[in-house]
RNA sequence: GCCGGUUUAGCUCAGUGGUAGAGCACUCGAUUUGUAAUCGAACGGUCGUCGGUUCAAUCCCGACAACCGGCU
Numbered sequence: 001g002c003c004g005g006u007u008u009a010g011c012u013c014a015g016u017g018g019u020a021g022a023g024c025a026c027u028c029g030a031u032u033u034g035u036a037a038u039c040g041a042a043c044g045g046u047c048g049u050c051g052g053u054u055c056a057a058u059c060c061c062g063a064c065a066a067c068c069g070g071c072u
Stems, first nucleotide, its partner, number of pairs: 001071007010024004018055001027041004048064005
């Protein structure tokens, strides 16, 4: 330099155009003599950035950034 992949909650990941979810963690509650475990609830997101397409974009298109891999 060229090609490909990934980017979503604190962490690991779903989400095939119609107002974004799970598990774990954290917090509160129930249960227990107490702790652990278990159960329930709540909290937590400018979906990497900037544009484009569309009535509508996490999703489609482009550029850029970060990370990973391959080729030279």